Record summary: Predicted 3D model of a 117-nucleotide RNA (SAM riboswitch aptamer (S box leader)) from Desulfuromonas sp. It was read from a public genome assembly, where an Rfam model found it. Rfam family: SAM riboswitch aptamer (S box leader). Gene Ontology term of the family: regulation of gene expression. Lineage of the source: Bacteria > Thermodesulfobacteriota > Desulfuromonadia > Desulfuromonadaceae > Desulfuromonas.
RNA sequence: UCUUUAUCCAGAGUGGUGGAGGGAAAGGCCCUUUGAAGCCACGGCAACCGGGUUCCGUUGCAGACGGAAUGUCCGGUGCCAAUUCCUGCCCCGACGAUGUUCGGGGACAGAUGGGGA
Numbered sequence: 001u002c003u004u005u006a007u008c009c010a011g012a013g014u015g016g017u018g019g020a021g022g023g024a025a026a027g028g029c030c031c032u033u034u035g036a037a038g039c040c041a042c043g044g045c046a047a048c049c050g051g052g053u054u055c056c057g058u059u060g061c062a063g064a065c066g067g068a069a070u071g072u073c074c075g076g077u078g079c080c081a082a083u084u085c086c087u088g089c090c091c092c093g094a095c096g097a098u099g100u101u102c103g104g105g106g107a108c109a110g111a112u113g114g115g116g117a
Base pairs, nucleotide, nucleotide: 001117002116003115004114005113006112007111008110013042014041015040016039017038021031022030023029026087027086028085043080044079045078048076049075050074051073052072053071054068055067056066057065058064059063084109089106090105091104092103093102094101095099
């Protein structure tokens, strides 16, 4: 980098450094000198992967599978403004209404984890 698969309306931030950007891209809308990105330290959230371990259940006696606020612990990642911030493309529905509207579903794109090349 490509491919496949699961998840994406929940959750979680302080300090130091830095000094103008950031939210993938386009449009919108937002965040930001009351300090952006990046980096460092410590903390937290979550429960995708590997391992240890306790209890419960099923099967059955070797173990396998499932569950317990990821059960819990260790390790590998990820994440800690706004639903993936919203929209776009397709379909369905609503209506003093034919819309730059509202609601629902799907696709595309993206992010993260696991598998493969």